[in-house]
RNA sequence: UCAUGCAGAGUGGCUGAGGGACGAGCCCUGUGACGCCACGGCAACCGGAUCUCGAUCAUCUAUCGAGACCGCCAGGUGCCAACUCCCGCCCGGAAACGGGGAACAUGA
Numbered sequence: 001u002c003a004u005g006c007a008g009a010g011u012g013g014c015u016g017a018g019g020g021a022c023g024a025g026c027c028c029u030g031u032g033a034c035g036c037c038a039c040g041g042c043a044a045c046c047g048g049a050u051c052u053c054g055a056u057c058a059u060c061u062a063u064c065g066a067g068a069c070c071g072c073c074a075g076g077u078g079c080c081a082a083c084u085c086c087c088g089c090c091c092g093g094a095a096a097c098g099g100g101g102a103a104c105a106u107g108a
Stems, first nucleotide, its partner, number of pairs: 001108005010039005018028003022088002025085001040080003045076002047073002050068007084103001089100004
């Protein structure tokens, strides 16, 4: 910088008081949070394989792009309370709410 963030997926062991990024709220938590470890799972960003179509090059066939009902696999990450838990700034609206943005997270 770009893409995505209303879907999905947890058990056991160790430890022992905090945690949900930040502020407010609200929530989770000694019926054991956070963290670590083991095993399991989700997903498909990157990666890999196959086929089809198109473009370019054209002796090989290669490269690039698109698609295959949400196509197939699952090696690298990531993730497995609550929509990113919700609001936070701007716009519309009486409100509920809607749209956009910031921040944050993850990937490339």